RNA sequence: AAGUGAAAAGGGCAAAUCAUGGGAAACUGUGAGACGCAAAGCCAAGGGCCUGAACUUCAUUUGCGGAAUAUUCUGGAAUUGAAGAUGGCAGCCGGUUACCACA
Numbered sequence: 001a002a003g004u005g006a007a008a009a010g011g012g013c014a015a016a017u018c019a020u021g022g023g024a025a026a027c028u029g030u031g032a033g034a035c036g037c038a039a040a041g042c043c044a045a046g047g048g049c050c051u052g053a054a055c056u057u058c059a060u061u062u063g064c065g066g067a068a069u070a071u072u073c074u075g076g077a078a079u080u081g082a083a084g085a086u087g088g089c090a091g092c093c094g095g096u097u098a099c100c101a102c103a
Stems, first nucleotide, its partner, number of pairs: 003102003012037002017032006035091001041096003046093002048089003055084005061078002064075005
């Protein structure tokens, strides 16, 4: 250096839930709280998962125009729906750094 975590020391983190703040949401800060965790430290430029307000695209419906004309073409607006991260998750995989002990 790589490996392992049975026992030990010093410790560390903190799920659900509750309170409160942020956010459209996913989710998250703080406090309480511990289900668990040997990386439950860090990284969201790799994979995966979650969300879709705004924005983009497509579709839908409504109403307003324009052109031609007897039903076609077309413009922009609004409604509803779908898809999409530029939003999240590291306690899903992955990457990366590290304490103690063993050997």
The prediction has a mean pLDDT of 85. This is a predicted structure of a 103-nucleotide RNA (c-di-GMP-I riboswitch aptamer) from Tumebacillus sp. Of the family's consensus pairs, 95% are formed in the model. It matches the Rfam family "c-di-GMP-I riboswitch aptamer". Rfam's curators write: GEMM was predicted in a large-scale screen for bacterial structured RNA regulatory elements.